[in-house]
Context: one part of a larger RNA
Molecule: large-subunit ribosomal RNA, domain V
Organism: Thiohalobacter thiocyanaticus
RNA sequence: CCCGCGGCUAGACGGAAAGACCCCGUGAACCUUUACUACAGCUUUGCACUGAACUUUGAAUAUGCUUGUGUAGGAUAGCUGGGAGGCUUUGAAGCCAGGACGCCAGUCCUGGUGGAGCCGCCCUUGAAAUACCAGCCUGGUAUAUUUGAGGUUCUAACCCAGGCCCGUUAUCCGGGUCGGGGACAGUGUAUGGUGGGUAGUUUGACUGGGGCGGUCUCCUCCCAAAGAGUAACGGAGGAGCACGAAGGUACCCUCAGCGCGGUCGGACAUCGCGCAUUGAGUGUAAAGGCACAAGGGUGCUUGACUGCGAGACAUACAAGUCGAGCAGGGACGAAAGUCGGUCUUAGUGAUCCGGUGGUUCUGUAUGGAAGGGCCAUCGCUCAUCGGAUAAAAGGUACUCCGGGGAUAACAGGCUGAUUCCUCCCAAGAGUCCAUAUCGACGGAGGAGUUUGGCACCUCGAUGUCGGCUCAUCACAUCCUGGGGCUGUAGCCGGUCCCAAGGGUAUGGCUGUUCGCCAUUUAAAGUGGUACGCGAGCUGGGUUUAGAACGUCGUGAGACAGUUCGGUCCCUAUCUGCCGUGGG
Numbered sequence: 001c002c003c004g005c006g007g008c009u010a011g012a013c014g015g016a017a018a019g020a021c022c023c024c025g026u027g028a029a030c031c032u033u034u035a036c037u038a039c040a041g042c043u044u045u046g047c048a049c050u051g052a053a054c055u056u057u058g059a060a061u062a063u064g065c066u067u068g069u070g071u072a073g074g075a076u077a078g079c080u081g082g083g084a085g086g087c088u089u090u091g092a093a094g095c096c097a098g099g100a101c102g103c104c105a106g107u108c109c110u111g112g113u114g115g116a117g118c119c120g121c122c123c124u125u126g127a128a129a130u131a132c133c134a135g136c137c138u139g140g141u142a143u144a145u146u147u148g149a150g151g152u153u154c155u156a157a158c159c160c161a162g163g164c165c166c167g168u169u170a171u172c173c174g175g176g177u178c179g180g181g182g183a184c185a186g187u188g189u190a191u192g193g194u195g196g197g198u199a200g201u202u203u204g205a206c207u208g209g210g211g212c213g214g215u216c217u218c219c220u221c222c223c224a225a226a227g228a229g230u231a232a233c234g235g236a237g238g239a240g241c242a243c244g245a246a247g248g249u250a251c252c253c254u255c256a257g258c259g260c261g262g263u264c265g266g267a268c269a270u271c272g273c274g275c276a277u278u279g280a281g282u283g284u285a286a287a288g289g290c291a292c293a294a295g296g297g298u299g300c301u302u303g304a305c306u307g308c309g310a311g312a313c314a315u316a317c318a319a320g321u322c323g324a325g326c327a328g329g330g331a332c333g334a335a336a337g338u339c340g341g342u343c344u345u346a347g348u349g350a351u352c353c354g355g356u357g358g359u360u361c362u363g364u365a366u367g368g369a370a371g372g373g374c375c376a377u378c379g380c381u382c383a384u385c386g387g388a389u390a391a392a393a394g395g396u397a398c399u400c401c402g403g404g405g406a407u408a409a410c411a412g413g414c415u416g417a418u419u420c421c422u423c424c425c426a427a428g429a430g431u432c433c434a435u436a437u438c439g440a441c442g443g444a445g446g447a448g449u450u451u452g453g454c455a456c457c458u459c460g461a462u463g464u465c466g467g468c469u470c471a472u473c474a475c476a477u478c479c480u481g482g483g484g485c486u487g488u489a490g491c492c493g494g495u496c497c498c499a500a501g502g503g504u505a506u507g508g509c510u511g512u513u514c515g516c517c518a519u520u521u522a523a524a525g526u527g528g529u530a531c532g533c534g535a536g537c538u539g540g541g542u543u544u545a546g547a548a549c550g551u552c553g554u555g556a557g558a559c560a561g562u563u564c565g566g567u568c569c570c571u572a573u574c575u576g577c578c579g580u581g582g583g
Stems, first nucleotide, its partner, number of pairs: 001583008010575003014570002022404004027400002029396004035201005041194003045190005051154016068137001078136005085119003094113008158181003162178006204216003213233001217239006240385001241283001242342002247301007255279001257275005281290002284347001286345003305328004311322003317386001330339003353379007361372002411458001412456001413454003417451001419447006428438002465540001466538003470532001471529005478503003481498006505519005546564004550559003
């Protein structure tokens, strides 16, 4: 050096399983509910199958009888028309009894008695006789018909898993009969309610992982790198309007502040003089503007117009912005002219659907109409603001699928705020004395053990705490060794330098690392090694499925809260290591 054999498992980010954690998908499935929308079920009411009688109480119609004092007035005059006569032995006035109405004045009815009269035209009144006839109104009453509601009764619909008989040797069923119930029940149909019982679904995005929080449209400034534009969960603020004057026009005026003077009067009220160039004011945030005013007033007014618009800005689109000029008919101004809102930039919402007004459009044979179109206008915190639907919340540890190292938890990497270590300066403490020792305020480095930041390999899998076993390295050294200084007398110490050869505990509690305690020791070091080591072991903890407590939640369920329980696979190909054999 080559080839074996027997072993061990540190590595081959070993094998196995398109990661179950995490995120994503306008994925799925189950589960919940005061999510949405349906549907069973239950229920209300109407109608039908569904009939009779009596009674109570409404409504309508017909017929009869009645009913009606505002004042004046013989008096309880409903309205209108006809009308000069009407009623009466078929019993008038009057009287008696009873009843009804009533505004207590009277009116009407019935019966008896009575025996021949009673009333109208006149006077008052808007209207003349219930003298008589006809129609109508208001309220009442009686009868009849139709109809509604309630109650009681009936039997013939309908019902009976009541008895008996028969089919029939039959605990079904059917027929018969007796009995019970009864127009109820039951069923159909329409309608309102209720309805996680069942079903289909929804339950936003951004995001230095996700959740929680915050945000989502528009305006102003900075960032923004002197044209425009320009991101971030960068830094600051505003808007979701207001105003018929705070608009138009013609004409006029100049502020804030300060000084001096001046009754009450004051630091500041109103007045006078001066200085004052913008520091005031501008409806509303900021920026840019504006004193020639866009700021402050007065007069007259409605251009806060109708039809258009050359040409530009801006821009993916859709939107957005500016606009001379023309026509019409106006406002102000002597005129020239200005005026299509406001100093400018926020004050907002596409489409569909629907409402209202107008219209020389359309009009399903024709004429109309309905409906539609066009013009104007109205209805959205559609605020997730380019708006998925008219209409929508949650749980999953019982979970599943497709994906992602585009994205978290472990480990590694980068960084080194934090952490640890060293150093510089030296105020001060140390009786005196900065530096034996300690060292503030500050400063410079190193390490890569903490907590973090980032999200770079790994999600077609890199097994995660602690223990056991076996270790190996660093040195910022715990002991042992050698030194310097000392605020080292000695014994003990303090601090610094050199030094990694060797060594560096057993028990109790806890899953613990750690820690506390007990007792030892020369000492019971600090760290790295995928917080060394699960193809070496364990499996107490964490971190599935069961169950319980507390708390939260209406609930399904949830909890770096607790508690009991809970499958740890791999026969070694290569590298490596140990032992051994042959060439």